Context: one part of a larger RNA
RNA sequence: UGACGGGGACCCGCACAAGCGGUGGAUGAUGUGGUUUAAUUCGAUGCUACGCGAAAAACCUUACCUACCCUUGACAUGUCAGGAAUCCUAUAGAGAUAUGGGAGUGCUCGCAUGAGAGCCUGAACACAGGUGCUGCAUGGCUGUCGUCAGCUCGUGUCGUGAGAUGUCGGGUUAAGUCCCGCAACGAGCGCAACCCUUGUCAUUAGUUGCUACCAUUUAGUUGGGCACUCUAAUGAGACUGCCGGUGAUAAACCGGAGGAAUGUGGGGAUGACGUCAAGACCUCAUGGCCCUUAUGAGUAGGGCUACACACGUCAUACAAUGGGCGGUACAAAGGGUCGCGAAGCCGCGAGGUGGAGCCAACCCCAAAAAGCCGGUCGUAGUGCGGAUUGCACUCUGCAACUCGAGUGCAUGAAGUCGGAAUCGCUAGUAAUCGUGGAUCAGAAUGUCACGGUGAAUACGUUCCCCGUAACGGUACA
Numbered sequence: 001u002g003a004c005g006g007g008g009a010c011c012c013g014c015a016c017a018a019g020c021g022g023u024g025g026a027u028g029a030u031g032u033g034g035u036u037u038a039a040u041u042c043g044a045u046g047c048u049a050c051g052c053g054a055a056a057a058a059c060c061u062u063a064c065c066u067a068c069c070c071u072u073g074a075c076a077u078g079u080c081a082g083g084a085a086u087c088c089u090a091u092a093g094a095g096a097u098a099u100g101g102g103a104g105u106g107c108u109c110g111c112a113u114g115a116g117a118g119c120c121u122g123a124a125c126a127c128a129g130g131u132g133c134u135g136c137a138u139g140g141c142u143g144u145c146g147u148c149a150g151c152u153c154g155u156g157u158c159g160u161g162a163g164a165u166g167u168c169g170g171g172u173u174a175a176g177u178c179c180c181g182c183a184a185c186g187a188g189c190g191c192a193a194c195c196c197u198u199g200u201c202a203u204u205a206g207u208u209g210c211u212a213c214c215a216u217u218u219a220g221u222u223g224g225g226c227a228c229u230c231u232a233a234u235g236a237g238a239c240u241g242c243c244g245g246u247g248a249u250a251a252a253c254c255g256g257a258g259g260a261a262u263g264u265g266g267g268g269a270u271g272a273c274g275u276c277a278a279g280a281c282c283u284c285a286u287g288g289c290c291c292u293u294a295u296g297a298g299u300a301g302g303g304c305u306a307c308a309c310a311c312g313u314c315a316u317a318c319a320a321u322g323g324g325c326g327g328u329a330c331a332a333a334g335g336g337u338c339g340c341g342a343a344g345c346c347g348c349g350a351g352g353u354g355g356a357g358c359c360a361a362c363c364c365c366a367a368a369a370a371g372c373c374g375g376u377c378g379u380a381g382u383g384c385g386g387a388u389u390g391c392a393c394u395c396u397g398c399a400a401c402u403c404g405a406g407u408g409c410a411u412g413a414a415g416u417c418g419g420a421a422u423c424g425c426u427a428g429u430a431a432u433c434g435u436g437g438a439u440c441a442g443a444a445u446g447u448c449a450c451g452g453u454g455a456a457u458a459c460g461u462u463c464c465c466c467g468u469a470a471c472g473g474u475a476c477a
Base pairs, nucleotide, nucleotide: 001477002476003474004473007471011467013465015461016460019425020424021423022422023421026316027315028314029313030312031311032310033309034307035306042053043052064302065301066300067299068298070296073127077126078125079123080122081121082120083119086103087102088101089100090099091098092097107116108115109114129291130290132289133288134287138285139284141279142278143276145274150189151188152187153186154185155184156165157164158163168181169180170179171178195268196267197266198265200236201235202234203233204232205231206230209226210225213224214223215222242256243255244254245253246252318418322377323376325374326373327372328371334365335364336363339358340357344353345352346351384415389410390409391408392407393406394405395404431453432452433451434450435449436448437447
């Protein structure tokens, strides 16, 4: 100087407290451990692994296993020789494929002798190739402490020196934020601001959007219209600016006015010096080592989907604030040409048929659901709950046996609110209700986004945990 303490004092944070809803019990989904297996490919392992890499494992993916098969190779460059690529056919084989036979010619330049490009075949080598090892050799990238308020430097001064000071003290702040004092004076990376979005208004613009007014219609449907809504560009607006009080006359804090909005308005992006030899050599790049008729390449089938069990994260429930039936209302944000696919018709339904319109403020996906209205059930393992299983189907796709999703009928398990323990959340939040996208042929209870309805509580900092700075201690470096 740091680090540490079951040292004292100060401050902060859904850290506790005050509340609301969960997990832990049940069934299922998914990931992991373990076990099993020919293989169950590999990685991630306290917080910071475990719905994680994987924004999609039937084949492919695929890296694993078994069987068959190739050796200048699936891919690149170079040399030589031959030939268009290509198509048809026969035999062997479980299959991928291999071998044999047949047919036949294009493009560019040309002195019409030929040459060249591209592709294919063969030969010999240089070489290719490796999701093989090492993240403790590395780059770039990322997690975490932590969006915590810190981390440093120049000159000066002090100290023999390591170092100190500045960065400390009194206030204040979300903040090393600002003010005052001070052997310090300044500066840099962080904080804040500049960026995006949302909340108010104005101007410009008015189709595919809107409809106050005038006509018109089943319907903003049609003709006017651009006021309103909306869209999207440019501006305005908020700054402790104003008033009162407190304060040291400061910084600031408390209350108020005005205002759509007030003290960082809400949300996002943005992550200092560094820590964990943290993560990944299976994105990529890369040093070294290793394999080279195999640790490389191809094909088929299987596996990654196993199952006495244990754990994590979720979904659905255990019901009446509910289940089922009928009627009826209101979104936002997205996606669509290898696509979205309307009306109509067929089917109980999944779906089929059909093909209008739409490269989309135009057409379609598209029905929002909880909600509201009416009547039904009457506290039961039930008209709750839906696992499991049987039969019959639908769709995608060469192909649903291993191993897809969905529909109808039948079946109707556990479960009556969950021990010790433990998690999230402070407002348009929690809780609850649906909707869309990416991936994608098909396959979400995951994930990312969107809106609808919409709470309770916070006295406070004694205690638990994390963290910041100062003080004294130390058997640590």
The part of an RNA shown here (small-subunit ribosomal RNA, 3' major domain) has 477 nucleotides and comes from bacterium endosymbiont of Onthophagus Taurus. The RNAcentral record of the full RNA draws on ENA and SILVA. Its mean pLDDT, the model's own confidence on a scale to 100, is 82.